[in-house]
Context: one part of a larger RNA
RNA sequence: CUGGGCGUAAAGCGUGCGUAGGUGGCGUGUUAAGUGUGAUGUUAAAUCGUGUGGCUCAACCAUAUCGAUGCAUCACAUACUGGCAUGCUAGAGGACGGCAGAGGCAAGUGGAAUUUGUAGUGUAGCAGUGAAAUGCGUAGAUAUUACAAGGAACACCAAUGGCGAAGGCAGCUUGCUGGGCUUCUUCUGACACUGAGGUACGAAAGCGUGGGGAGCGAACAGGAUUAGAUACCCUGGUAGUCCACGCCGUAAACGGUGGGCACUAGUUGUGGGAACCUUCCACGGUUUCUGCGACGCAGCUAACGCAUUAAGUGCCCCGCCUGGGGAGUACGAUCGCAAGAUUAAAACUC
Numbered sequence: 001c002u003g004g005g006c007g008u009a010a011a012g013c014g015u016g017c018g019u020a021g022g023u024g025g026c027g028u029g030u031u032a033a034g035u036g037u038g039a040u041g042u043u044a045a046a047u048c049g050u051g052u053g054g055c056u057c058a059a060c061c062a063u064a065u066c067g068a069u070g071c072a073u074c075a076c077a078u079a080c081u082g083g084c085a086u087g088c089u090a091g092a093g094g095a096c097g098g099c100a101g102a103g104g105c106a107a108g109u110g111g112a113a114u115u116u117g118u119a120g121u122g123u124a125g126c127a128g129u130g131a132a133a134u135g136c137g138u139a140g141a142u143a144u145u146a147c148a149a150g151g152a153a154c155a156c157c158a159a160u161g162g163c164g165a166a167g168g169c170a171g172c173u174u175g176c177u178g179g180g181c182u183u184c185u186u187c188u189g190a191c192a193c194u195g196a197g198g199u200a201c202g203a204a205a206g207c208g209u210g211g212g213g214a215g216c217g218a219a220c221a222g223g224a225u226u227a228g229a230u231a232c233c234c235u236g237g238u239a240g241u242c243c244a245c246g247c248c249g250u251a252a253a254c255g256g257u258g259g260g261c262a263c264u265a266g267u268u269g270u271g272g273g274a275a276c277c278u279u280c281c282a283c284g285g286u287u288u289c290u291g292c293g294a295c296g297c298a299g300c301u302a303a304c305g306c307a308u309u310a311a312g313u314g315c316c317c318c319g320c321c322u323g324g325g326g327a328g329u330a331c332g333a334u335c336g337c338a339a340g341a342u343u344a345a346a347a348c349u350c
Base pairs, nucleotide, nucleotide: 004321005320006319007304008303012318014201015200016199017198021194022193023192025088026087027086028085029084030083031082033081034080035077036076037075038074039073040072041071042070048067049066050064051063052062053061054060091191092188093187094186095185097182098181099180103177104176105175106174107173108172109171110154115149116148117147118146119145120144121143125136126135162169163168206247207246208245209244210243211242215241216240220236221235222234223233258317259316260315261314262313263312266295267294268293269292270291271290272289273288274287275286276285277284299306300305323350324349325348332343333342334341335340
């Protein structure tokens, strides 16, 4: 090299975009690089294959002949792949018309609730727990009424629902903006798929600077519990959680399932379109496209299970795995303010 794999046994990069590369629709013409056939030359000896012979056999040795793979040149063939030219529309993309949506960014704004403050009413408790205590309260708390302040999150609608590449996205309004679906007609004419490097995005926590700070709450303090209790429970409470800008680049970043295309029984629910039928309308029915679910055949699977949203049947491209520990560690390198991240061994041991 060949080979076997990656839902749960080791193994799918967190996710896009995209360079090189790899792969690539239907025709016609041409070329003849790959490919095939033939010829010529070469392919030292030994070796290998075949025949014969010599050591008693064999290994071994000798000899003969042809051959083997490879390379070069020439001629021919043209199905397939490639090159060039030209055409097509079934892939892909665009236009016109509709549609749904917590997709993104920015600004504005609303009500409920918690907390705090001020004022009123009012009096001895409140709070908390398994039970308590710490704590708050006669300097008037809790409760209740009015007003005010401030921050954060948006009950019901709400769903097995929707949108997004993923992370993720939910009060309402406005502005800007990305993507998707669908109908018929039309346009371009293979413009495609994947994607080593690269680049962008990327929950939470954390970091830097400046704000903000209601509630919650690592650390911390106190009270309990306990043999102890650096915990679970309670009373407090700082960073943080929020905003702006800049870093970090990791997660059980999970469907533990890379992307694309094609094919392969069905049943049922639900979201978004279209056409037709029906109907006074609403509803309903049929077909079809596109999502999200449940079940289920063939098939697959070690089993569990998957099953047109495949883990089935095939093709193309990328990533990754190769016994457990040592170890996702050391060293080196790159990145980072740091925390650390990425890349990534070996000795040794079972």